[in-house]
Predicted 3D model of a 350-nucleotide part of an RNA (small-subunit ribosomal RNA, central domain) from an uncultured bacterium. The RNAcentral record of the full RNA draws on ENA and SILVA.
Context: one part of a larger RNA
RNA sequence: CUGGGCGUAAAGGGCAUGUAGGCGGGUUUAUGGGUCAGAUGUGAAAUCCCUCAGCUCAACUGAGGAAGUGCAUCUGAAACUAUGAAUCUUGAGUGCGAGGUGGGAAAGUGGAAUUCCCAGUGUAGAGGUGAAAUUCAUAGAUAUUGGGAAGAAUACCGGUGGCGAAGGCGGCUUUCUGGCUCGAUACUGACGCUGAGAUGCGAAAGCGUGGGGAGCAAACAGGAUUAGAUACCCUGGUAGUCCACGCAGUAAACGAUGUGCACUAGGUGUUGGAGGUAAUUAAACUUUCAGUGCCAAAGCUAACGCAUUAAGUGCACCGCCUGGGGAUUACGGUCGCAAGGCUAAAACUC
Numbered sequence: 001c002u003g004g005g006c007g008u009a010a011a012g013g014g015c016a017u018g019u020a021g022g023c024g025g026g027u028u029u030a031u032g033g034g035u036c037a038g039a040u041g042u043g044a045a046a047u048c049c050c051u052c053a054g055c056u057c058a059a060c061u062g063a064g065g066a067a068g069u070g071c072a073u074c075u076g077a078a079a080c081u082a083u084g085a086a087u088c089u090u091g092a093g094u095g096c097g098a099g100g101u102g103g104g105a106a107a108g109u110g111g112a113a114u115u116c117c118c119a120g121u122g123u124a125g126a127g128g129u130g131a132a133a134u135u136c137a138u139a140g141a142u143a144u145u146g147g148g149a150a151g152a153a154u155a156c157c158g159g160u161g162g163c164g165a166a167g168g169c170g171g172c173u174u175u176c177u178g179g180c181u182c183g184a185u186a187c188u189g190a191c192g193c194u195g196a197g198a199u200g201c202g203a204a205a206g207c208g209u210g211g212g213g214a215g216c217a218a219a220c221a222g223g224a225u226u227a228g229a230u231a232c233c234c235u236g237g238u239a240g241u242c243c244a245c246g247c248a249g250u251a252a253a254c255g256a257u258g259u260g261c262a263c264u265a266g267g268u269g270u271u272g273g274a275g276g277u278a279a280u281u282a283a284a285c286u287u288u289c290a291g292u293g294c295c296a297a298a299g300c301u302a303a304c305g306c307a308u309u310a311a312g313u314g315c316a317c318c319g320c321c322u323g324g325g326g327a328u329u330a331c332g333g334u335c336g337c338a339a340g341g342c343u344a345a346a347a348c349u350c
Base pairs, nucleotide, nucleotide: 003322004321005320006319007304008303012318014201015200016199017198021194022193023192025088026087027086028085029084030083031082033081034080035077036076037075038074039073040072041071042070049065050064051063052062053061054060091191092188093187094186095185096183097182098181103177104176105175106174107173108172109171110154114150115149116148117147118146119145120144121143125136126135162169163168206247207246208245209244210243211242215241216240220236221235222234223233258317259316260315261314262313263312266295267294268293269292270291271290272289273288274287275286276285277284299306300305323350324349325348332343333342334341335340
């Protein structure tokens, strides 16, 4: 390389948009590039294979044949593929109506709680723990009442509920805006799928500048514990956590399961529509579409398990793996303010 693989053994890119490329629905027709058939030429000799012959045999040698899967030219076929033309509606999309829910951005706003400040009441403790101590408190704490300030998060509802491509998203109101689903019918007429590079998004922590800072809390300090205790527990506490604008680009970024399409028993929940039975409505039963769970047959799997939301049966395209360590490394390149990211070996060793 091939082959075989990628839920858990090595292996699915964190996610999307999309360029090149690869692949691509039904019908008619033309062409004849691919494809297929035939003919001719060529495909050196030797070698290999077959037959015969010569050295006593064999090796070896001689003669004849076959083969040489290829290439070129000519003639033909038209199913498939390709290309051109025409056409179709089932794939895809657009318009219309309705509904549900969420996400992102901006602005405003509510209540509970926490901490702090002021004032009142009030007096000796409070706090904390396994037990304590550090700590706070007669300069009046803790508790309680009233008033004020600040920042952050949104109890209950809340749910194997919803939305989003993923990361992720939860008080309420307004505004802007993207996507999905269902229903009915009209329109376009293959406009599709995937997607190397590329581009965009991308938790937390981190970085830069400027704000903000209630609570929490790396680092740090102290008190305990302990043989020690650079920890677990306690008292404090700075970055950070929050906001704006940039950077960074990684996670067990997980369903450890790439995307799209088609097909393949059932049962039972749930969310959002639409229809039917019934009907005042609701409830109930039932059909169907789109999601989201559980169980389970065939099948698959090394087993565990998966099982119409496949890890089953197939097709298209992309990514990735190839014994363990060395090594998510070195060197080089490239990106970054840095931290570092991406790409990515070898010696050696088992």